Predicted 3D model of a 545-nucleotide part of an RNA (small-subunit ribosomal RNA, 5' domain) from a metagenome.
Its Rfam family is "Bacterial small subunit ribosomal RNA". Rfam links the family to the GO terms ribosome and structural constituent of ribosome.
Context: one part of a larger RNA
RNA sequence: GAAUGAACGCUGGCGGCGUGGCUAAGACAUGCAAGUCAGACGGGCUGGUCGGUCGGGCAACUGAACGACCAGCUAGUGGCAGACGGGUGCGUAACACGUAAGCAAUUUACCUCCAAGUGGGGAAUAACCUGCCGAAAGGCGGGCUAAUACCGCAUACGGUUAUCAGCUGCAUGGCUGGUAAACCAAAACCGGGGACUGCAAAGCCUGGUGCUGGGAGAGAAGCUUGCGGCCUAUCAGCUUGUUGGCGAGGUAACGGCUCACCAAGGCUAAGACGGGUAGCUGGUCUGAGAGGACGGCCAGCCACACUGGAACUGAGACACGGUCCAGACACCUACGGGUGGCAGCAGUUUCGAAUUAUUCACAAUGGGCGAAAGCCUGAUGGUGCGACGCCGCGUGGGGGAUGAAGGUCUUCGGAUUGUAAACCCCUGUCACCGGGGACGAAAAAUCACGGAUGAACAAUCCGUGAUCUGACUUAACCCGGAGAGGAAGCAGUGGCUAACUCUGUGCCAGCAGCCGCGGUAAUACAGAGACUGCAAGCGUUAUUC
Numbered sequence: 001g002a003a004u005g006a007a008c009g010c011u012g013g014c015g016g017c018g019u020g021g022c023u024a025a026g027a028c029a030u031g032c033a034a035g036u037c038a039g040a041c042g043g044g045c046u047g048g049u050c051g052g053u054c055g056g057g058c059a060a061c062u063g064a065a066c067g068a069c070c071a072g073c074u075a076g077u078g079g080c081a082g083a084c085g086g087g088u089g090c091g092u093a094a095c096a097c098g099u100a101a102g103c104a105a106u107u108u109a110c111c112u113c114c115a116a117g118u119g120g121g122g123a124a125u126a127a128c129c130u131g132c133c134g135a136a137a138g139g140c141g142g143g144c145u146a147a148u149a150c151c152g153c154a155u156a157c158g159g160u161u162a163u164c165a166g167c168u169g170c171a172u173g174g175c176u177g178g179u180a181a182a183c184c185a186a187a188a189c190c191g192g193g194g195a196c197u198g199c200a201a202a203g204c205c206u207g208g209u210g211c212u213g214g215g216a217g218a219g220a221a222g223c224u225u226g227c228g229g230c231c232u233a234u235c236a237g238c239u240u241g242u243u244g245g246c247g248a249g250g251u252a253a254c255g256g257c258u259c260a261c262c263a264a265g266g267c268u269a270a271g272a273c274g275g276g277u278a279g280c281u282g283g284u285c286u287g288a289g290a291g292g293a294c295g296g297c298c299a300g301c302c303a304c305a306c307u308g309g310a311a312c313u314g315a316g317a318c319a320c321g322g323u324c325c326a327g328a329c330a331c332c333u334a335c336g337g338g339u340g341g342c343a344g345c346a347g348u349u350u351c352g353a354a355u356u357a358u359u360c361a362c363a364a365u366g367g368g369c370g371a372a373a374g375c376c377u378g379a380u381g382g383u384g385c386g387a388c389g390c391c392g393c394g395u396g397g398g399g400g401a402u403g404a405a406g407g408u409c410u411u412c413g414g415a416u417u418g419u420a421a422a423c424c425c426c427u428g429u430c431a432c433c434g435g436g437g438a439c440g441a442a443a444a445a446u447c448a449c450g451g452a453u454g455a456a457c458a459a460u461c462c463g464u465g466a467u468c469u470g471a472c473u474u475a476a477c478c479c480g481g482a483g484a485g486g487a488a489g490c491a492g493u494g495g496c497u498a499a500c501u502c503u504g505u506g507c508c509a510g511c512a513g514c515c516g517c518g519g520u521a522a523u524a525c526a527g528a529g530a531c532u533g534c535a536a537g538c539g540u541u542a543u544u545c
Base pairs, nucleotide, nucleotide: 001545002544003543004542006541007540008539009538010537013393014392015391016390017389018388019386020385021351026349027348028347030346031345032344035080036079037078040077041076043074044073045072046071047070048069049068050067051066053064054063055062056061087304088303089302097228098227099226100225101224102223103222106221107220108219111217112216113215114214116212117211118210119153121151122150128143129142130141131140132139133138158184159183160182161181162179163178164177165176166175167174168173188209189208190207191206192205193204196203197202230276231275232274237267238266239265242264243263244262245261247259248258249257279301280300281299282298283294284293285292286291306327307326308325309324310323329340330339331338332337357383359382360381361380365379366377367376368375369374396426397425398424399423406417407416408415409414430486432481433480434479435478436477440472445467446466447465448464449463450462451461452460489534490533491532492531493530494515495514496513500529501528502527503526504525510517511516
């Protein structure tokens, strides 16, 4: 000099863009952060329309239970999503990360493409009713019922296993084709319809979404390897599933991954093993560079979710807001027993030099579910607080000398503050007041028209047009109004280092980054005036180069 997620002191007008628990991965009150689908399914409740029955009424009509249909809401079964998104950096010196390769040793829900199929049955179970236990959390029986829940059977374009042939490679092998036998599927839902059959239901035709087995792709994941990146030898030897083999098990998959047996190997001064420290990277800071230091925000990867362990479900987890066990802590309790996990967003408390609102909205972008409307979304978009940082703007401009007054200094003549002020003429940024006022919005949906499919003027899909949707937000921006009015400080002045005098003090009080100042004329202490530097900041401290 540059820099910082900074803090402290003094001071503080506005805006834009960023940024904000670096310490205790301490403990957490409260609210919210993952749901959705009624177009998978059986119920329940509410409302409406209709039907016949019963009651009241002379009648119009009205009431009750029942049934059908329509609409809305809904606990449960079922499906998909809760493995993403969001947080933190404890652990980890490791194929964790970066980079370059490999898998002929692998998996992949949703999505895209290709071809094939979707036939016919069965048995349950929640909800519900009912009985019981419990303070609660919750649990145990009995009875009924549905499905895209569950289980057989059929079929097999095909797949798996076996075998043969051809082609081929990088060792195990790979690809293609044939053969024979064995094994392996499925689920429906929502529309529309002219003719024909039929009393009707329906058959039949047709569209969409699904479902099943297979092939390919995209994206995602798993595994293996070369190389690279901390300190320590006051750590020199380490290792028994250890190193290799055969066989078996296990996995999506290779493998001591696991096990039985066999052999005695494997690593190490090019630093094994041990100890310390640490998430890694793109990058950031500094520097002419080489290098050094760092890894906060943003992005990629990894690890973790009170502590330790474990598996279940699933395409995917050994799962932050799932389950089980143990532990610590906290809460409820009828003392028998239960409940909880902010390193999500806010917020509280503690710690600390120190770090924000218990805010608004799903309008946009993105995600989940859904045919869609839509619902959910503390992701995200916004607003708020903090000069914490960077950038921009302002605190006025021009004129104005008898060089006023006051202050300071003085050789008492004057000098300086100083065109500075007053005064005159202007301007109108920001702030203030009044008025107007966007972009961010295009999709989806509905309607109309055209095209595709189709037997079809239904329905469905595609295209065009119209309608509709804004938290921010009266904020940006524009116009007008008023009025110099509301807006300057901080540090320094001995040398380094830009800037000097007076008074006070008298080795005292004090200053100080280094050299050093102060013991009676101190440009070095304190005050004042003047000056210098930077400026909504200026200094100090800490840290890095």